[in-house]
RNA sequence: GCGCGGUUAGCUCAGCGGUAGAGCACUACACUGACACUGUAGGGGUCGGCAGUUCGAACCUGCCAUCGCGCACCA
Numbered sequence: 001g002c003g004c005g006g007u008u009a010g011c012u013c014a015g016c017g018g019u020a021g022a023g024c025a026c027u028a029c030a031c032u033g034a035c036a037c038u039g040u041a042g043g044g045g046u047c048g049g050c051a052g053u054u055c056g057a058a059c060c061u062g063c064c065a066u067c068g069c070g071c072a073c074c075a
Base pairs, nucleotide, nucleotide: 001071002070003069004068005067006066007065010024011023012022013021018055026042027041028040029039030038048064049063050062051061052060
């Protein structure tokens, strides 16, 4: 340099055009002498960034950033 794949909640991930979700974690309450477990309720997101397409974009397209893998180059 070229190609492929990834980037979504604190963490690990799902969702692949039509209301953004799960598990764990976190907070409150219940339970307990207390803790843990368990139960109930709740908080938390510019969906990596910018632009484009579309009635409508996390999802499609372009560019950029970043991570991983492969190939190429390597005096």

The prediction has a mean pLDDT of 85. A computed fold for a 75-nucleotide RNA from a Verrucomicrobiota bacterium, annotated as transfer RNA. The sequence was found in a public genome assembly. Its Rfam family is "tRNA". Its family is annotated with triplet codon-amino acid adaptor activity in the Gene Ontology. Rfam describes the family as follows. Transfer RNA (tRNA) molecules are approximately 80 nucleotides in length.